The RNA shown here (c-di-GMP-I riboswitch aptamer) has 76 nucleotides and comes from a Frankiales bacterium. Lineage of the source: Bacteria > Bacillati > Actinomycetota > Actinomycetes > Frankiales. It matches the Rfam family "c-di-GMP-I riboswitch aptamer". Rfam describes the family as follows. GEMM was predicted in a large-scale screen for bacterial structured RNA regulatory elements.
RNA sequence: UCCACGAAACGGCAAACCCAGCGUGAGCUGGGGACGCAAAGCCACGGGACCCAACAGGGUUAGCCGGGCUACCGAA
Numbered sequence: 001u002c003c004a005c006g007a008a009a010c011g012g013c014a015a016a017c018c019c020a021g022c023g024u025g026a027g028c029u030g031g032g033g034a035c036g037c038a039a040a041g042c043c044a045c046g047g048g049a050c051c052c053a054a055c056a057g058g059g060u061u062a063g064c065c066g067g068g069c070u071a072c073c074g075a076a
Stems, first nucleotide, its partner, number of pairs: 005074002012037002017032006035063001041069003045066003048061005
């Protein structure tokens, strides 16, 4: 230095719920708020779940699982 790993430290993100707005809807955005998270950063590639259509298809979910890419710190 790199990979693996995750003690400590500096920090980070932000569930449910509430308010406002957008969307047919799943859900999303902003503010508040913290259940949690070592990738709870990003990607819809595979599976799952959900929504709209009900032929086909389109969409949502990355904090459902798998996979890919990137990354702070550095004990054992």